Transfer RNA from candidate division WWE3 bacterium RBG_19FT_COMBO_34_6, 73 nucleotides, folded computationally. Rfam family: tRNA. Rfam's curators write: Transfer RNA (tRNA) molecules are approximately 80 nucleotides in length. It is annotated as a transfer RNA. Its mean pLDDT, the model's own confidence on a scale to 100, is 82.
RNA sequence: GCGCCUGUAGCUCAGUGGAUAGAGCAGCUCCCUUCUAAGGAGAAGACCGGGGGUUCGAUUCCCUUCAGGCGCG
Numbered sequence: 001g002c003g004c005c006u007g008u009a010g011c012u013c014a015g016u017g018g019a020u021a022g023a024g025c026a027g028c029u030c031c032c033u034u035c036u037a038a039g040g041a042g043a044a045g046a047c048c049g050g051g052g053g054u055u056c057g058a059u060u061c062c063c064u065u066c067a068g069g070c071g072c073g
Stems, first nucleotide, its partner, number of pairs: 001072007010025004018056001028042004049065005
């Protein structure tokens, strides 16, 4: 330099054009317990790496850019 993959909640992931973007773990509140752990219930948390475009509508498609990884030279 070229090509490919990944980027969504504190962490690990799902969602591949259409409703207020979901789950597990962690954290928080409550129940249970003498206490802790385990168990049960509940609430909260991401405008989807940034910018632009297409579309009635974009996390999803296109362009560009940033970060990480892999391969080729």